Model confidence (mean pLDDT): 82 of 100. c-di-GMP-I riboswitch aptamer from Desulforamulus profundi, 93 nucleotides, folded computationally. The model forms 95% of the base pairs in the Rfam consensus. The RNAcentral record of the sequence draws on Rfam.
RNA sequence: UUACCGAAAAGGCAAACCUGCUCGAAAGACAGGGACGCAAAGCCACGGAUCUAAUGCGAGCACCAGGAUCGCGAUGACCGCCGGGCUGCCGAA
Numbered sequence: 001u002u003a004c005c006g007a008a009a010a011g012g013c014a015a016a017c018c019u020g021c022u023c024g025a026a027a028g029a030c031a032g033g034g035a036c037g038c039a040a041a042g043c044c045a046c047g048g049a050u051c052u053a054a055u056g057c058g059a060g061c062a063c064c065a066g067g068a069u070c071g072c073g074a075u076g077a078c079c080g081c082c083g084g085g086c087u088g089c090c091g092a093a
Stems, first nucleotide, its partner, number of pairs: 005091002012038002017033004022029002036080001042086003046083003050077002056072004061067001
């Protein structure tokens, strides 16, 4: 010095939950509080999983229209589910 690794110290992030004349159809996001955890809990939805189902398609109800219901379905969401890619602080054993 590099890789694995994760002691110490400094610094960092922030689950659940609460709040909201915020955004969104929803999932969820954002902001403030919070502190379960995290050495990539930094970044990228690329593969899988998961969540949602507005538009769309189908079903039956109804049947003039409108409408709600059920099913299918990401183009939506999630990287703090798993894998992959890119980047990165410190330095004991």